Large-subunit ribosomal RNA, domain VI from Dehalogenimonas sp. NIT-SK1, 268 nucleotides, folded computationally. The coordinates come from a structure-prediction model, not an experiment, and the mean pLDDT is 86. Its Rfam family is "Bacterial large subunit ribosomal RNA".
Context: one part of a larger RNA
RNA sequence: CGUCCGGAGAUUUGAGGAAAGCUUUCCGUAGUACGAGAGGACCCGGAAGGACGGACCAAUGGUGUAUCAGUUGUUCCGCCAGGGGCAUUGCUGAGUAGCCAAGUUCGGCACGGAUAAGCGCUGAAAGCAUCUAAGCGCGAAGCCGGUUCCAAGAUUAGAUCUCCCUUCCUUCGCGAGAAGGAUAAGACCGCAGGUAGACUACCUGCUUGAUAGGCCACAGGUGUACGCACAGUAAUGUGUUCAGCUAAGUGGUACUAAUGGUCAAGGG
Numbered sequence: 001c002g003u004c005c006g007g008a009g010a011u012u013u014g015a016g017g018a019a020a021g022c023u024u025u026c027c028g029u030a031g032u033a034c035g036a037g038a039g040g041a042c043c044c045g046g047a048a049g050g051a052c053g054g055a056c057c058a059a060u061g062g063u064g065u066a067u068c069a070g071u072u073g074u075u076c077c078g079c080c081a082g083g084g085g086c087a088u089u090g091c092u093g094a095g096u097a098g099c100c101a102a103g104u105u106c107g108g109c110a111c112g113g114a115u116a117a118g119c120g121c122u123g124a125a126a127g128c129a130u131c132u133a134a135g136c137g138c139g140a141a142g143c144c145g146g147u148u149c150c151a152a153g154a155u156u157a158g159a160u161c162u163c164c165c166u167u168c169c170u171u172c173g174c175g176a177g178a179a180g181g182a183u184a185a186g187a188c189c190g191c192a193g194g195u196a197g198a199c200u201a202c203c204u205g206c207u208u209g210a211u212a213g214g215c216c217a218c219a220g221g222u223g224u225a226c227g228c229a230c231a232g233u234a235a236u237g238u239g240u241u242c243a244g245c246u247a248a249g250u251g252g253u254a255c256u257a258a259u260g261g262u263c264a265a266g267g268g
Stems, first nucleotide, its partner, number of pairs: 001153001006164007016150004022050007034039001052107005060101004067094005072087006111145003118138004165267001167182006186263004190206005211257003214253005220246003227240005
């Protein structure tokens, strides 16, 4: 820009396209059919896997340079004590959210249609025979459906539901009307952000508000802080104290920040 009966917001149909499509072992049938024996089934039913793929993080774990603790050297905070910086995150032990797999869970199916090779029925040409010439069946992980995803720029531009209406003002015109402006539903810009993300897009919120931060409470993590008291010459230990500190988590709370602006119909 288009989607010709105006302007919007939702929900959809599916032309078309893409994805998927795998396979093993074991058990029953049955040591049956078959076979002198050795051996050993079709069909049907069931159970465990492998590889591959999707989703997810409750559990198992990994990571987790914004959390906690221990500790070495050095420097600074005047000294002690207690801390900050640097040394690969200094090193070490743990670890929330998120992300992830080695973890959890799910998937390939069933079924239908037309067939290939092949197997047939009926059957002439050719009194027989013949699956074929007319006609009719069966038959594959393959083909077409069936499953999942995208999808109306499918210009053949589809469908359904709901909302706003068809007003007001100015100028021109005798008038029909024309041009411009203000609005409606709604949209966009802007702003606070994340379940989204390279950007864009998408999604939530914008005071009629829990969108982010702060604060409060809790969960989870670390593992018993500082100071003081006591015991000990001291290192240190004990008590206060399952303390103290605590990121991304959960719930609450307007304290801080979400100010404001623009566009958008009149119906071929």